[in-house]
Context: one part of a larger RNA
RNA sequence: GAUUGAACUCUGGCGGCGUGCUUAACACAUGCAAGUCGAGCGAGAAAAGUUCUUCGGAGCUUCUCUAGCGGCGGACGGGUGAGUAACACGUGGGCAACCUGCCUCAUAGAGGGGAAUAGCCUUCCGAAAGGAAGAUUAAUACCGCAUAACAUUGUUGAAAGGCAUCUUUUAACAAUCAAAGGAGCAAUCCGCUAUGAGAUGGGCCCGCGGCGCAUUAGCUAGUAGGUGGGGUAACGGCUCACCUAGGCGACGAUCCCUAGCUGGUCUGAGAGGAUGACCAGCCACACUGGAACUGAGACACGGUCCAGACUCCUACGGGAGGCAGCAGUGGGGAAUAUUGCACAAUGGGCGCAAGCCUGAUGCAGCCAUGCCGCGUGUAUGAAGAAGGCCUUCGGGUUGUAAAGUACUUUCAGCGGGGAGGAAGGGAGUAAAGUUAAUACCUUUGCUCAUUGACGUUACCCGCAGAAGAAGCACCGGCUAACUCCGUGCCAGCAGCCGCGGUAAUACGGAGGGUGCAAGCGUUAAUC
Numbered sequence: 001g002a003u004u005g006a007a008c009u010c011u012g013g014c015g016g017c018g019u020g021c022u023u024a025a026c027a028c029a030u031g032c033a034a035g036u037c038g039a040g041c042g043a044g045a046a047a048a049g050u051u052c053u054u055c056g057g058a059g060c061u062u063c064u065c066u067a068g069c070g071g072c073g074g075a076c077g078g079g080u081g082a083g084u085a086a087c088a089c090g091u092g093g094g095c096a097a098c099c100u101g102c103c104u105c106a107u108a109g110a111g112g113g114g115a116a117u118a119g120c121c122u123u124c125c126g127a128a129a130g131g132a133a134g135a136u137u138a139a140u141a142c143c144g145c146a147u148a149a150c151a152u153u154g155u156u157g158a159a160a161g162g163c164a165u166c167u168u169u170u171a172a173c174a175a176u177c178a179a180a181g182g183a184g185c186a187a188u189c190c191g192c193u194a195u196g197a198g199a200u201g202g203g204c205c206c207g208c209g210g211c212g213c214a215u216u217a218g219c220u221a222g223u224a225g226g227u228g229g230g231g232u233a234a235c236g237g238c239u240c241a242c243c244u245a246g247g248c249g250a251c252g253a254u255c256c257c258u259a260g261c262u263g264g265u266c267u268g269a270g271a272g273g274a275u276g277a278c279c280a281g282c283c284a285c286a287c288u289g290g291a292a293c294u295g296a297g298a299c300a301c302g303g304u305c306c307a308g309a310c311u312c313c314u315a316c317g318g319g320a321g322g323c324a325g326c327a328g329u330g331g332g333g334a335a336u337a338u339u340g341c342a343c344a345a346u347g348g349g350c351g352c353a354a355g356c357c358u359g360a361u362g363c364a365g366c367c368a369u370g371c372c373g374c375g376u377g378u379a380u381g382a383a384g385a386a387g388g389c390c391u392u393c394g395g396g397u398u399g400u401a402a403a404g405u406a407c408u409u410u411c412a413g414c415g416g417g418g419a420g421g422a423a424g425g426g427a428g429u430a431a432a433g434u435u436a437a438u439a440c441c442u443u444u445g446c447u448c449a450u451u452g453a454c455g456u457u458a459c460c461c462g463c464a465g466a467a468g469a470a471g472c473a474c475c476g477g478c479u480a481a482c483u484c485c486g487u488g489c490c491a492g493c494a495g496c497c498g499c500g501g502u503a504a505u506a507c508g509g510a511g512g513g514u515g516c517a518a519g520c521g522u523u524a525a526u527c
Stems, first nucleotide, its partner, number of pairs: 001527004006523003010519001013374006020366001021332001026330003030327003035072003040069002043066003047062006079285003089209007098202002103198007111145001113143002121134005151176011181190003212256001218248003223245008260282004264275004287308005310321004338364001340363003346360001347358004377407004387398004411468001413463005421454001424450001426448008471516005476497003482511005492499002
């Protein structure tokens, strides 16, 4: 000098765009953060309409809602950096050793049956959380049967190719395995099953790279390799039985300390050094430890089970919980924000759709925390006013500075106008496609009424009046900027050199000056 997720002192007008618990991965009150589908299913409730009525009510239709069964999603999105020195990350390869829901393309199919169960009802247990028994019911829930291969498995061949295990194509035989319906008057649409291919996402393996300590020199029994069995989507000591005795290490094994890694960021002419906030990619974690279930995908932040610590409820028998999601609270700390608005946009989940949900996100609020921009007036004005300060007492300086005169009105204030972010979706209508059809549905066009949290938006116009808006540090040298007074090695200053013991440009005050400026200085940290 540059820089910072900064803090502190003094000061503080406006706006735009960013940033904002670096400490206790400490504990958490409260609210919200993952639901959705009635076009999968059976019930129930309310309302409206309609039919019948013994006037009690019953049936049907439409619409809305509710718990349950069922489907899809809760593996994404969001947070944090504790652990991890590791194929965790980065980079470049490999899989002839693999999986992949939703999506796209293609081929083929969906026949006929069965048994349950939640809900509802009855009874019972419990303080509660919750649970038990009986009866009854449905499905795109569940289970057989049929059909089926280019699927899978086994046996037997052939051909081509390669990278060792092999791969691909093809032939025969045998065995095994499917399915679900819904909407609509229909056409059709949305689904379902099997297989192949793709896309996307993942899994595994390897070369190389990035830290400190040798005051850590030896480490290792599933250890290193083999055979066989098991297991996995898949290779493999991944696991097990047996066999062999190996394997790693001064090119630093092992132990210990520290640490998420990277793109990047800061600095520097560069080489390098430091760093890994925000944004983006990957990894790991979710009170602590362990485990599996479901599923295409988890060994799962707002799922399950077990153990532990802690907190809460209890009728003492037993139960409930997990903010490192968004706000917020206590605590720690030099220090870090609102228990805000909206799904209008973008994106995500579900749904045919309308739509619902979304503390993702979009916005707003707070903080000079940073960067950038603007303003705090402009021109004129010498009697060089008054006052202050200095003085050699002549004057000098503050200083065109003020006052005065003439203007302007950015920003703030008040009033009015006013984009864009809106694409869509709905209703009607025309054409085309579809069709037996001028219905319906799909696409396109036109018309109509609409959808904005921000928002008193940006921006524009008008009104009034210089009106509301400047400080901080420094002035001995380094280093731009000097005099007076006070003090008297005292009080004090200080980054280094050093000032202060009676004329201190170095302490304190004043006048003046210098630098930066809505900031300035100090401290801390890095280059």